[in-house]
RNA sequence: AAAUAUUUUUGGCAAACUUAUUGAAAAAUAAGGACGCAAAGCUAUGGGUCUAAGGACAGAUGUCUACGACUGCCAGGUUGCCGAU
Repeated sequence: AAAUAUUUUUGGCAAACUUAUUGAAAAAUAAGGACGCAAAGCUAUGGGUCUAAGGACAGAUGUCUACGACUGCCAGGUUGCCGAU
């Protein structure tokens, strides 16, 4: 100096729920809030999940569909944190 494992300080993020705004919706953003998180940082790349405005088909209304979303569903990619053993 590097790798791996264990442990840890100061910090960081923020589920449900509430309010406001945006949106067709899913959901997002902001404030409050704290269930949890060592990548709960970033990335829709693969799978998965949600929605279905528009479109297609059928026609009391339904089915399918992402060019809309989710990384706090699982993988992949990429970046990264004090100290100790």

This is a predicted structure of an 85-nucleotide RNA (c-di-GMP-I riboswitch aptamer) from a Bacillota bacterium. The sequence was found by an Rfam model in a public genome assembly.